Record summary
A computed fold for a 126-nucleotide RNA from a Candidatus Methylomirabilota bacterium, annotated as SAM riboswitch aptamer (S box leader). The model forms 97% of the base pairs in the Rfam consensus. It was read from a public genome assembly, where an Rfam model found it.
RNA sequence: UUCUCAUCAAGAGCGGCUGAGGGACAGGCCCUAGGAAGCCGCGGCAACGGUCCCGCCGACCUCGUCGGCGGGAAGACGUGCCAACUCCUACAUCCCGAUCUGGCGCUUCGGGGUGAGAGAUGAGAG
Repeated sequence: UUCUCAUCAAGAGCGGCUGAGGGACAGGCCCUAGGAAGCCGCGGCAACGGUCCCGCCGACCUCGUCGGCGGGAAGACGUGCCAACUCCUACAUCCCGAUCUGGCGCUUCGGGGUGAGAGAUGAGAG
């Protein structure tokens, strides 16, 4: 860096150094000199992996071992994370309300649902 899979409405911040940006991108809306980002120290959270237990299934060299799936526990070993739902929206589709109309539809505006895309994190593969 690419691909695959899973998850993304919960959770968790103080101090020091430093000094103007940050929230991926665009728009919006926020955070920020009562100190942004970054670095360091300490602390915390618990998603994935790892560990342990249980059930089912399979393989084998069958008192067992290994693997897959599901459920649970402890805890903080690895990675991650500690403003706002991934801060919101963007694309498609559906629903509701308004607009328009004699009426329906279209259009436009607002709100909501679902999915996709993008992104983040983990695990695996190249």